[in-house]
Molecule: transfer RNA
Organism: Akkermansia sp.
RNA sequence: GUCUGGAUCGUCUAGAGGCCUAGGACUCGCGCCUUUCACGCGCGCAACACGGGUUCGAAUCCCGUUCCAGAUG
Numbered sequence: 001g002u003c004u005g006g007a008u009c010g011u012c013u014a015g016a017g018g019c020c021u022a023g024g025a026c027u028c029g030c031g032c033c034u035u036u037c038a039c040g041c042g043c044g045c046a047a048c049a050c051g052g053g054u055u056c057g058a059a060u061c062c063c064g065u066u067c068c069a070g071a072u073g
Base pairs, nucleotide, nucleotide: 001072002071003070004069005068006067007066010026011025012024013023018056028044029043030042031041032040049065050064051063052062053061
């Protein structure tokens, strides 16, 4: 250089055009429980890399940019 795959809460991850106001686990905060802590239970905070396009509607499809990983010369 070329080709392929990927980027989603603090971390890991689900998602395949409308059921998404984006779910789950861990962490964190609050409460319950307990003499206290831990465990357990309940509630809460928190995310679609960026810019365009397609569409009535995009995390999801297309193009470009950035970054990461792999293959190849």